[in-house]
Order: sequence, then structure tokens, then C1' cells
RNA sequence: CGCAUCCCGCCGGGAGAAGCCGGACCAUCCGGUGCCGAAGGAGCAACCGCGCCUCGGAAACUCUCAGGCAAAAGGACCGGCGGGGAGCG
Repeated sequence: CGCAUCCCGCCGGGAGAAGCCGGACCAUCCGGUGCCGAAGGAGCAACCGCGCCUCGGAAACUCUCAGGCAAAAGGACCGGCGGGGAGCG
């Protein structure tokens, strides 16, 4: 210097599902029903590591505990920028 990886911060994009019903009264609280999956969590295990396993990791799959179902907020993931750590050439 280049490559690629992890973490953090900022910016941009970012889906789904009742502006449901009742009572309090403003996006809030309580009760009820229906629904969604892309914070988080959990489960199976496709896959990966290992000589092998009853070991370890593990999904956008599954479950809906949590969260959400107008807007706002949040939001996996993608892109850009900055900082930090380690690896390879």
C1' cells in the first nucleotide's frame, strides 16, 4: 500500500399485518378478538468446524415469549463515510 473480516458511530434505503371492538380519555392505560415477522429471544437442523461424535457454531427456516399491525418511533438486511481490532499478500 492492497485485499478481506469483525465491532462501534453517522447518513441513505428498508417490508409485513385491524387508524379493530368496549371502557377510561388524545400516539396512553385496562380488557377482548383477529393478524404480522425483519429488534431481541427460543426451537429444529440444512450447512460449517473436527479423523469422528453423544462436541462446538449455526439461518432470512420455524415458534410468536417479547415486539409490532395510520403516522411517528423502531426495524433484520443493503449501500456510503469515519474510527478501532486482528488476519493475509